[in-house]
RNA sequence: GCCCGUGUGGCGCAGUGGUUAGCGUUCUUGUCUUGUAAACAAGGGGUCCCAGGUUCAAUCCCUGGUGCGGGCA
Numbered sequence: 001g002c003c004c005g006u007g008u009g010g011c012g013c014a015g016u017g018g019u020u021a022g023c024g025u026u027c028u029u030g031u032c033u034u035g036u037a038a039a040c041a042a043g044g045g046g047u048c049c050c051a052g053g054u055u056c057a058a059u060c061c062c063u064g065g066u067g068c069g070g071g072c073a
Stems, first nucleotide, its partner, number of pairs: 001072007010025004018056001027043005049065005
């Protein structure tokens, strides 16, 4: 330099054009306990990497950029 994959709460991931973007974990509060942990209940936290395009509608499709991983030279 070229090609491929990938980027979604603090962390690990799911989701697939449509109605509130979810799961596990973490965090906070409460119940329980002599106390801690565990368990249970409630809650917080995301403008879905950036810009543009297609569409009535984009996290999803297209183009470019960029971070990360891999392959070739």
Predicted 3D model of a 73-nucleotide RNA (transfer RNA) from Geranomyces variabilis. Taxonomically the source falls in Geranomyces (Eukaryota, Chytridiomycotina, Chytridiomycetes, Powellomycetaceae). It matches the Rfam family "tRNA". Rfam links the family to the GO term triplet codon-amino acid adaptor activity. Rfam classes the family as a transfer RNA. Its mean pLDDT, the model's own confidence on a scale to 100, is 81.